[in-house]
RNA sequence: UCCCCGAUAGCUCAACGGUAGAGCAUCUGACUGUUAAUCAGAGGGUUCGUGGUUCGAAUCCACGUCGGGGAG
Numbered sequence: 001u002c003c004c005c006g007a008u009a010g011c012u013c014a015a016c017g018g019u020a021g022a023g024c025a026u027c028u029g030a031c032u033g034u035u036a037a038u039c040a041g042a043g044g045g046u047u048c049g050u051g052g053u054u055c056g057a058a059u060c061c062a063c064g065u066c067g068g069g070g071a072g
Stems, first nucleotide, its partner, number of pairs: 001071007010024004018055001026042005048064005
C1' cells in the first nucleotide's frame, strides 16, 4: 500500500429496508425460618463517525476511525 471480516444495552450476541430484541448482569416484587435457587416484572440504546440513496436505513452506497485476519 492492497484485500477480507467486525463495531448494536454494563458484558456476550441477534435483528427481511417498516415499533431495535435475547441471554447474563442490575433493580423491584412473589416464594421462605433466612440465604441461594426458581418465578414475575422494571430500568437500561444518538445501532462507531460524516455524508448519500429511499416515503422510510442498524440494514444499501461512499469516505473516515478503531479492532481482527490475509497478500506484497
Molecule: transfer RNA
Organism: uncultured Oscillochloris sp.